A computed fold for a 93-nucleotide RNA from a Thermoanaerobacteraceae bacterium, annotated as c-di-GMP-I riboswitch aptamer. Its mean pLDDT, the model's own confidence on a scale to 100, is 90. The source organism's lineage runs through Bacteria, Bacillati, Clostridia, Thermoanaerobacterales and Thermoanaerobacteraceae. It was read from a public genome assembly, where an Rfam model found it.

RNA sequence: UAACGAUAAAGGCAAAGCCGGCGAAAGCCGGUGACGCAAAGCUAUGGGUCUAAGUUCCAUGGAAACAUGGAAUAUGACUGCCAGGCUACCGAA
Numbered sequence: 001u002a003a004c005g006a007u008a009a010a011g012g013c014a015a016a017g018c019c020g021g022c023g024a025a026a027g028c029c030g031g032u033g034a035c036g037c038a039a040a041g042c043u044a045u046g047g048g049u050c051u052a053a054g055u056u057c058c059a060u061g062g063a064a065a066c067a068u069g070g071a072a073u074a075u076g077a078c079u080g081c082c083a084g085g086c087u088a089c090c091g092a093a
Base pairs, nucleotide, nucleotide: 004091005090012037013036017032018031019030020029021028022027035080041086042085043084045083046082047081048078049077050076054073055072056071057070058069059068060067061066
């Protein structure tokens, strides 16, 4: 230096649930709380997943505007789903 990762040391993060806030929703933020995590640090780049405000189409009603329902769609999300990229503490085998 690269790989690797212990019943080591020092420290770190924080699932579900609950409370408050933001958002159309998915979800996010703060508090609480620890299921777990050696990159559970950062990055939506590829795959995947979630949502559908808006838009388009369809059905029904309507003179129309439009209303209700359905389908498709990310420009919205998720890195604690898997890869890729960037960076990093410690040092037994």